[in-house]
The RNA shown here (transfer RNA) has 73 nucleotides and comes from Diatraea saccharalis. The sequence is in RNAcentral, with records from Rfam. Rfam family: tRNA. Rfam classes the family as a transfer RNA. Its family is annotated with triplet codon-amino acid adaptor activity in the Gene Ontology. The source organism's lineage runs through Eukaryota, Eumetazoa, Hexapoda, Pyraloidea and Diatraea.

RNA sequence: UUCUGAGUAGUUCAGUGGUUAGAGCAGUCGCCUGAAUUGCGAAAGGUCAUGGGUUUGAGUCCCAUCUCAGAAU
Numbered sequence: 001u002u003c004u005g006a007g008u009a010g011u012u013c014a015g016u017g018g019u020u021a022g023a024g025c026a027g028u029c030g031c032c033u034g035a036a037u038u039g040c041g042a043a044a045g046g047u048c049a050u051g052g053g054u055u056u057g058a059g060u061c062c063c064a065u066c067u068c069a070g071a072a073u
Base pairs, nucleotide, nucleotide: 001072002071003070004069005068006067007066010025011024012023013022018056028042029041030040031039049065050064051063052062053061
């Protein structure tokens, strides 16, 4: 320098262009228990890396930039 992949909750990851963006774990609260680090339940937590574009509609498609990983030279 070129190419490929990844970026979504604190963390690990899902998410066919179409209803309000979800799950496990962690944290908080409640219940259960002799007591719990076990079991059950609830709520909270997201400018979907950044900025544009296409579309009636974008986490998803296109372009540029940033970060990380890999490959080629």